[in-house]
């Protein structure tokens, strides 16, 4: 030097002009406005609308151990969260032979697979109470051959070699993401947790910690593969729509349309056509609503289709606000004290010249600080508001991108 | 301001419950017929499954960011 990661800063600064916008004040009107003067006028993301709230209106039996959907190691922080902070665990990273360990930085949707259920393609002998292709053995049985003894001469019984028929194995080899604990010793015919150390893994006690969880000590030869970002279980959390919410004028048009006590059953009454009551069920409202249920309704603020309109006030600008000290807390964060008031626009504002200054980056001249010319400054813009994520982006500062210790 | 919904070949759709090498139609390209061009016949896929991550052995399918296109909405009565 350059790249790459975390964190924190600024987002030009000042002057004049020419304009736009809210306020609050004079003037002035022909009462519609004009002009003048003081003051406010984007952002770190105002974006994405991804999540959490506030506020507001409907719904409410405050009803479902139902469905749906959503979170997901522990503790704390918050109005709240899927955010943030700390821990605990499990993976990974380092260069310079390698391993271990300890710190460190990195990164995880990290609850459960010894409740139940589906998947595991291709390969391969076998893919989840699995297998046996190649390989190893041939103890044991069998078949043949040698050979020693025994005998009623048919055979028997003992040694040894061989065959690989039956079997025996899961060490090794192949496959494959994944082969039913790893290594090493012993042990076997050959093998094997089949025995023993070591690691792991399970089970139980004790200590330490608010916990995640670690540390030890016993005791078990292992019995339990992987997938819940598959269904699914366990715990927790959610009423719904969104300021086009919701209130208060004003305009303005066309309703002369469609469609709605249906269907089954029981009873009562009857002028035999039907009328009223109960009950199921089906229609429609209860939110723009998945079921259950429960309330209301069925010529009435009912449901559709069809007209109108597209203004104006308000919700709306003091807040889970900002800053500065100080305290408590490893932090996120909280108390306490001072201080400031900080956009409200709706065909939708915050700018365009011009000049110094400061900042980069090329040229030239100089070469010891300079001096003079050119040219640059990203992403982007409020729409009800906060806290958060996540994306997009310029310039710059600080820090890291390893350390130690055995073998 | 708010709510849903698509995204694969040049276009127009498709892929079963994740399973090996993503497929039709059409258009497009080479060859054959023809005097030449169409039709025809025979062949051939020309693809970041928008994009970037993650689960899994294994993603077009399934989770999460992100981009980009379309729909729909209020009030009076």
């Nucleotide at each position: 030097g350059g790249c790459c990661g975390u964190g924190g800063a600024c987002a030009g600064a000042c002057g004049g002009u020419c304009g736009c916008u809210g306020g609050c004040u004079c003037g002035u009107u022909u009462c519609g406005g004009c002009g003048g003067g003081c003051u406010g006028g984007a952002g770190g993301a105002a974006a994405g609308u991804c999540c959490g709230a506030a506020c507001a209106c409907c719904g409410c039996a405050g009803g479902g151990c139902a469905a749906c959907g959503g979170u997901g190691g522990u503790g704390g922080g918050u109005a709240a969260c899927g955010c943030c902070c700390a821990c605990c665990g499990g993976c990974g990273c380092g260069c310079g032979a390698u391993c271990g360990c300890a710190g460190g930085c990195g990164u995880c949707a990290g609850g459960g697979a010894g409740a139940g259920u589906g998947c595991c393609a291709c390969a391969g002998a076998g893919a989840a109470c699995a297998g046996a292709c190649c390989g190893c053995c041939g103890a044991u049985g069998g078949c043949u051959c040698g050979u020693u003894c025994c005998c009623u001469c048919g055979g028997g019984a003992g040694c040894g070699a061989g065959c690989a028929c039956a079997g025996g194995u899961a060490a090794g080899g192949g496959u494959g993401a994944a082969a039913c604990g790893g290594u090493g010793c012993g042990g076997u015919a050959a093998g094997a947790g089949c025995g023993c150390a070591c690691c792991g893994c399970c089970c139980g006690g004790c200590c330490g910690g608010u916990g995640a969880c670690g540390g030890u000590c016993g005791g078990g030869g292992c019995a339990c593969g992987g997938u819940a970002a598959a269904c699914c279980c366990c715990a927790c959390c959610g009423g719904g729509u969104g300021c086009a919410a919701g209130c208060g004028c004003a305009a303005g048009c066309a309703g002369u349309c469609c469609u709605c006590g249906g269907c089954c059953u029981c009873g009562u009454c009857u002028u035999c056509g039907g009328a009223c009551g109960g009950g199921g069920u089906g229609c429609c409202c209860g939110u723009g609503g998945u079921c259950c249920g429960c309330g209301g309704g069925a010529u009435g603020a009912g449901g559709g289709c069809g007209g109108g309109u597209a203004g104006c006030g308000u919700g709306c600008a003091c807040g889970a606000g900002g800053u500065c000290g100080u305290c408590g807390g490893c932090a996120a964060c909280g108390g306490c004290g001072g201080c400031c008031c900080c956009a409200g626009a709706u065909g939708a504002a915050u700018g365009g010249c011009c000049g110094u200054c400061a900042c980069c980056g090329c040229c030239a001249c100089a070469u010891g600080c300079g001096u003079g010319g050119c040219g640059g400054g990203a992403c982007a813009g409020g729409a009800u508001u906060c806290g958060g994520c996540u994306u997009a982006c310029g310039u710059u500062c600080a820090c890291g991108g390893c350390u130690g210790c055995g073998a | 301001g708010g709510a849903g919904c698509u995204g694969u070949a040049g276009c127009u759709c498709a892929a079963u419950u994740g399973g090996u090498u993503a497929g039709a139609g059409u258009a497009c390209c080479g060859g054959c017929c023809u005097g030449u061009c169409g039709a025809g016949c025979c062949g051939g896929g020309u693809g970041u499954c928008g994009c970037g991550g993650g689960u899994u052995c294994g993603a077009g399918u399934c989770c999460c960011g992100u981009c980009a296109g379309c729909u729909c909405c209020g009030c009076c009565a």
Predicted 3D model of RNase P RNA and transfer RNA as a complex of 484 nucleotides. Rfam match: Bacterial RNase P class A. Gene Ontology terms of the family: tRNA processing, dimeric ribonuclease P complex and ribonuclease P activity.